[in-house]
């Protein structure tokens, strides 16, 4: 130089004008003015995990859903951080749903005889029948053999010696893998020696183990309540009208009181919070302690906009609706650190 890894940051700037939406404040109060504040790093997906609220629930248990190495962290997480062990990359460095295949069960397409076990061919043995030139040879069949051919991704450790009737970890020697015992580590896990053992693969199949686990979401949900219809009670001896063909007691309707119920609407939830900045302290880090400042949207016909000029590198993705912590996914460009890491060149 040039390729690249990794962390962290920004997400057009300046002004003018003319709207919106909460807030404060004032005023001559259905309004106006005035100050000052108003979208994101993902406000998005709703995929986890919390707070809140309401329903539900004696205890135990089973069933059904996560979740899966290990130590921390945190209100919690399936998150993070710092190891382990794998798998990639020259490498910085990145990925990982990483318990258990010796509890059983399933499956393993094609090909192969056979996918846990297999005898197709071949290898030894023996039995029957046939030939025969008597050495033996041919065909069926029963036992042995997994060393040799064939298939396959994978045939049941390798490779060699010995053993065998042929063979086989059947013995040994080294290698490999699996378990133990000791050693180092808080642990996953490992370094070497010794011991024992040779078992296919798949559990984001079933299953087994360990741990966890109620349901529904702010339109949840409180509070206060208008109207219309409705349902209950009462209704004055100084007796509201009205029907039961006249009066009076009854009794039904209307009234009208008062209780219930009903729910237009308002207010709360609702934005000070597991909060942000920053500077120190403890930890390799996530993180957590302590000072100090700081207030940062809050609607419900739902604000955050539009237009000019100007300047640059010409402006992506995309826009709050109860809140927080995370993962995930979309994003033009632009910046900044790492005694980061490869190659080539020069000194």
């Nucleotide at each position: 130089u040039g390729a690249g890894g990794c962390u962290g940051c920004c997400g057009g700037g300046c002004g003018g004008c003319c709207g919106c939406a909460g807030g404060c404040g004032c005023c001559u109060u259905u309004g106006g003015c005035g100050c000052g504040u108003g979208a994101g790093g993902a406000a998005a997906g709703u995929c986890c995990g919390a707070g809140c609220a309401c329903c539900g629930c004696a205890g135990g248990g089973c069933a059904g859903g996560g979740u899966g190495c290990u130590g921390g962290u945190u209100a919690a997480c399936u998150g993070c951080c710092a190891g382990u062990g794998g798998a990639g990359g020259c490498g910085a460095c990145u990925c990982c749903a990483a318990g258990g295949a010796a509890a059983g069960u399933g499956c393993a397409a094609c090909a192969g005889a056979g996918a846990g076990a297999u005898a197709c061919c071949g290898c030894g043995u023996u039995c029957u029948c046939c030939c025969u030139c008597c050495g033996g040879g041919g065909a069926g069949g029963g036992c042995g053999u997994a060393a040799g051919g064939g298939u396959g991704g994978a045939a049941a450790g390798g490779u060699g010696c010995g053993g065998u009737a042929a063979g086989a970890g059947c013995g040994c020697a080294c290698c490999a893998g699996c378990g133990g015992c000791c050693u180092g580590g808080c642990g996953a896990c490992u370094c070497g020696u010794c011991c024992g053992c040779u078992a296919u693969g798949u559990a984001a199949a079933c299953c087994c183990c360990a741990c966890c686990u109620g349901g529904u979401g702010c339109a949840a949900g409180a509070u206060u309540g208008a109207u219309a219809g409705g349902a209950g009670a009462g209704u004055a001896u100084a007796u509201g009208c009205g029907g039961c063909g006249g009066c009076c007691c009854g009794u039904c309707g209307c009234g009208c009181u008062c209780u219930c119920g009903g729910g237009a609407a308002a207010u709360c939830g609702c934005u000070u919070g597991a909060g942000c900045c920053u500077g120190c302290u403890g930890g390799c880090a996530a993180c957590c302690g302590c000072a100090g400042g700081c207030c940062u949207a809050g609607a419900c016909a739902g604000a955050u906009g539009g237009u000019c000029g100007u300047c640059c590198a010409a402006g992506a993705c995309a826009g709050a609706a109860c809140u927080c912590g995370g993962c995930u996914u979309a994003c033009a460009g632009a910046c900044a650190g790492c005694u980061c890491u490869c190659a080539c060149a020069u000194u």